[in-house]
RNA sequence: GGUGAGAUACUCAAGUGGCCAACGAGGGCAGACUGUAAAUCUGCUGCGCAAGCUUCGGAGGUUCGAAUCCUCCUCUCACCA
Numbered sequence: 001g002g003u004g005a006g007a008u009a010c011u012c013a014a015g016u017g018g019c020c021a022a023c024g025a026g027g028g029c030a031g032a033c034u035g036u037a038a039a040u041c042u043g044c045u046g047c048g049c050a051a052g053c054u055u056c057g058g059a060g061g062u063u064c065g066a067a068u069c070c071u072c073c074u075c076u077c078a079c080c081a
Stems, first nucleotide, its partner, number of pairs: 001080007010026003018064001027045006046053002057073005
């Protein structure tokens, strides 16, 4: 340099244009249990009392509506050279 795959929450990771603030696992917090702890079980885990708001590498675009489709850029990985 060429081709292809990828970037999602604290970490890993799933995710058909609408049922998505986003499955699940870990971690964290709270509770139950226990003499204590561990293990196990339950709930919560973006902000907000709620209504709602904002978010999926960055910037644009398409659309009534985008994590998802398109363009450019950045970065990572694999193969080829």
Model confidence (mean pLDDT): 82 of 100.
The RNA shown here (transfer RNA) has 81 nucleotides and comes from a Flavobacteriaceae bacterium.
It matches the Rfam family "tRNA". Rfam classes the family as a transfer RNA.